[in-house]
Molecule: Glycine riboswitch aptamer
RNA sequence: UAGCAACGCUCUGGAGAGUCCCGAUGAAAACGGGCGCCGAAGGUGUACGGAGAUUUUACUCCUAUCUCUCAGGCAAAAGGACAGGGAUAAA
Numbered sequence: 001u002a003g004c005a006a007c008g009c010u011c012u013g014g015a016g017a018g019u020c021c022c023g024a025u026g027a028a029a030a031c032g033g034g035c036g037c038c039g040a041a042g043g044u045g046u047a048c049g050g051a052g053a054u055u056u057u058a059c060u061c062c063u064a065u066c067u068c069u070c071a072g073g074c075a076a077a078a079g080g081a082c083a084g085g086g087a088u089a090a091a
Base pairs, nucleotide, nucleotide: 009086010085011084012083013082018035020034021033022032023031036074037073038072042070043068045066049062050061051060052059
């Protein structure tokens, strides 16, 4: 000097499961009670794998779209893991 990656910003796409019953009266919202479900915010546990340590074995740590459903959700809206596009700045 140039480039790349990550984080953030922005746009687009984005599933699943009760518009459940009662109090109770317009509400699918809120409050109280009850039963049934979902997994793709976050979180728990753990695996393949990797790293550290160790004479060796044990041990410790990182990590999932798996797992548990704590949280959240079960018309629409909102949210949404993940994927793709875009712009700028800094290091």